[in-house]
RNA sequence: GGAGUGGGCUGGGUGGUCGCCGGCGGUCCCCUGCGGGGCCGCGGGAGGAAAGUCCGGACUCCAAAGGGCGGGGUGCUGGGUAACGCCCAGCGGGGGUGACCCCGAGGACAGUGCCACAGAAACACACCGCCGGGCCGCCGCAAGGCCGCUCGGUAAGGGUGAAAUGGUGCGGUAAGAGCGCACCAGCAGCCUGGUGACAGGCUGGCUCGGCAAACCCCACCUGGAGCAAGGCCGAAUAGGGGGGCGCUGCCGGGGCCGCGAGGCGCCGGCGGGAGGGUGGCCCGCCCGAGCCCCCGGGUAGGCCGCUGGAGCGCGGCGGCAACGCCGGGCCUAGAGGGAUGACCACCGCGGGCUCCGGCCCGCACAGAAUCCGGCUUACAGGCCCACUCCGGCC
RNA sequence: GCGCCUGUAGCUCAGCCCGGACAGAGCAACGGCCUCCGGAGCCGUGUGCCAGAGGUUCAAAUCCUCUCAGGCGCG
Numbered sequence: 001g002g003a004g005u006g007g008g009c010u011g012g013g014u015g016g017u018c019g020c021c022g023g024c025g026g027u028c029c030c031c032u033g034c035g036g037g038g039c040c041g042c043g044g045g046a047g048g049a050a051a052g053u054c055c056g057g058a059c060u061c062c063a064a065a066g067g068g069c070g071g072g073g074u075g076c077u078g079g080g081u082a083a084c085g086c087c088c089a090g091c092g093g094g095g096g097u098g099a100c101c102c103c104g105a106g107g108a109c110a111g112u113g114c115c116a117c118a119g120a121a122a123c124a125c126a127c128c129g130c131c132g133g134g135c136c137g138c139c140g141c142a143a144g145g146c147c148g149c150u151c152g153g154u155a156a157g158g159g160u161g162a163a164a165u166g167g168u169g170c171g172g173u174a175a176g177a178g179c180g181c182a183c184c185a186g187c188a189g190c191c192u193g194g195u196g197a198c199a200g201g202c203u204g205g206c207u208c209g210g211c212a213a214a215c216c217c218c219a220c221c222u223g224g225a226g227c228a229a230g231g232c233c234g235a236a237u238a239g240g241g242g243g244g245c246g247c248u249g250c251c252g253g254g255g256c257c258g259c260g261a262g263g264c265g266c267c268g269g270c271g272g273g274a275g276g277g278u279g280g281c282c283c284g285c286c287c288g289a290g291c292c293c294c295c296g297g298g299u300a301g302g303c304c305g306c307u308g309g310a311g312c313g314c315g316g317c318g319g320c321a322a323c324g325c326c327g328g329g330c331c332u333a334g335a336g337g338g339a340u341g342a343c344c345a346c347c348g349c350g351g352g353c354u355c356c357g358g359c360c361c362g363c364a365c366a367g368a369a370u371c372c373g374g375c376u377u378a379c380a381g382g383c384c385c386a387c388u389c390c391g392g393c394c
Numbered sequence: 395g396c397g398c399c400u401g402u403a404g405c406u407c408a409g410c411c412c413g414g415a416c417a418g419a420g421c422a423a424c425g426g427c428c429u430c431c432g433g434a435g436c437c438g439u440g441u442g443c444c445a446g447a448g449g450u451u452c453a454a455a456u457c458c459u460c461u462c463a464g465g466c467g468c469g
Base pairs, nucleotide, nucleotide: 001390002389003388004387005386006385007384008383009382010381012347013346014345015344016343017342018341020045021044023042024041025040026039027038028037029036030035047365051376052375054374055373056372057371058370059226060225061224062223071222072221073220074219075218076090077089078088079087080086092103093102094101095100106217107216111215112214113211114210115209127158128157129154130153131152132151133150134149135148137146138145139144166184167183168182169181170180171179185207187204188203189202190201191200192199193198230304231303232302233301240295241294242293243292244291245290248271249270250269251268252267253266255264256263257262275287276286277285278284306337311330312329314327315326316325317324318323348363349362350361351360352359353358395468396467397466398465399464400463401462404421405420406419407418414452423439424438425437426436427435445461446460447459448458449457
């Protein structure tokens, strides 16, 4: 210098003006009530992912003595944590020259199931081939050879397939075969090291495919719903329960039902009427069959939950690390569930134009909604740290 | 906001649970026959990266994970 690997940080900056949301203080106004509004001042106001809602918790309500079955989830080992499918460290396998990266890796001699097509056979199998016995035929003087049929042995070879019963070599055999031996792979037992996954060594007999992100077995975890959870206050009107007052009398007309006695409505007149209206009260006038009080539930509406928390950053200590403990410091959005913006000046970055003086455009992804720990996904540009490989020079 | 469901041909749907090769059905579309022409009828034909990407497996529409799009419920 080039090419990379891993990790961390940032996410336009500074100043000013005008707005928006919510907090505190002051002041004024509106409302039956809950509550709402105006003005002034002070200080606060998006993220690393606020996203997807994929996991785990806090919190709240419901259910529940405890345990089991069922269902769901997780799955190498040891730690961390409130918990996790997350994180750290390690083991094993794979990739890369390397820094480093990736991995759903409990169990297939507990059982069941599946393995399409091809192939003889996909879990117990002989298609071709090889070898031996028997029979018939042919050739040959003979030894023997060949074709066919049949019985048997053989998994070494051919062929099929993603996958065919350990691999290579030597011996062995009628031909073969872990049948025997050496090495390698795998399995079992023992010993050593390690908390453990596992690693190393010794011995043994040779050793029966794959799929559990198929059912299943084993171990561990697990009640359901979700802040629109849930709690408090609570009108007006209409229902519910209880109590009080009133719902009347005479005359006339006509209707319906009934065999009838009679009963039920309607219209008109006169009198009486609890209560109501008439601008607050009395008289007067008008309306008049319902009116008033108490209790309880729900609704509209309002309030709480709501943001100080497994919080942030600093120092020390323990630990390889994740993380934990101690000390002192800081306060950092909370909605109508609807704010967080715009403009100006200078600077930064990127793009375009240029008469080289400048001018124009843009600022990645995105955007809180009960809160927190993770994962995943999106993301222009910039900065820093550690490490690897290659080349050159000293 | 919180909790769920569904994406397969131009349209409406099977197939997915329990994986097997070329993914089907109806309607529509196109071509031919019939007709003077059209319709109806008869015969035939294709139409798909199974929403996208990655993984498990010999093999994925189907099993697992992550995205994208659409829809539903809850005061």